[in-house]
RNA sequence: CAUGCACAAGGGCAAACCCAUCGAAAGGUGGGGACGCAAAGUUUCCGGCCUACCGAGCAAGCCUCCAAGGUCGCGGGAUUGCAACG
Numbered sequence: 001c002a003u004g005c006a007c008a009a010g011g012g013c014a015a016a017c018c019c020a021u022c023g024a025a026a027g028g029u030g031g032g033g034a035c036g037c038a039a040a041g042u043u044u045c046c047g048g049c050c051u052a053c054c055g056a057g058c059a060a061g062c063c064u065c066c067a068a069g070g071u072c073g074c075g076g077g078a079u080u081g082c083a084a085c086g
Base pairs, nucleotide, nucleotide: 003086004085012037013036017032018031019030020029021028022027035073041079042078043077045076046075047074048071049070050069055065056064057063
């Protein structure tokens, strides 16, 4: 330096849910709280999935389509990174 990740040490993050708040929604943010996570650190570059304000369509409805919105705790890629041992 690269790589694998059993056994430790110091630790780290924080699901659901509740409260407040932003948002049309999906969902986000803050506080509480722990389901879990060796990258559950970062990043929408690729794919998946979610929502559909606006817009388009229509058989006129709580309908259909649509992402530049969202999800990195859905994968992949990129990038940064602690320690023990191999």
Molecule: c-di-GMP-I riboswitch aptamer
Organism: Luminiphilus syltensis